This is a predicted structure of a 74-nucleotide RNA (transfer RNA) from Candidatus Iainarchaeum sp. Its Rfam family is "tRNA". It is annotated as a transfer RNA. The sequence is in RNAcentral, with records from ENA.
RNA sequence: GGGGUCGUCGUCUAGCCUGGUUAGGAUGAUAGCUUUGGGAGUUAUCGACCUCGGUUCAAAUCCGAGCGACCUCA
Numbered sequence: 001g002g003g004g005u006c007g008u009c010g011u012c013u014a015g016c017c018u019g020g021u022u023a024g025g026a027u028g029a030u031a032g033c034u035u036u037g038g039g040a041g042u043u044a045u046c047g048a049c050c051u052c053g054g055u056u057c058a059a060a061u062c063c064g065a066g067c068g069a070c071c072u073c074a
Base pairs, nucleotide, nucleotide: 001073002072003071004070005069006068007067010027011026012025013024020057028046029045030044031043032042033041050066051065052064053063054062
């Protein structure tokens, strides 16, 4: 330098192909209840679409460029 796959809460992951519900689930954190205390259980709350641009009434999803990670060819 060429080709391919991928990028979503602190962590893991679904949704993308086929655009439309408050972006769902697990885990985690904080607080309450429960307990002599802890653990377990339970309730509530917190937390995300890599960046920029384009298409569209509407973009995590489609298109382009960039950045980054991994694999591969030379």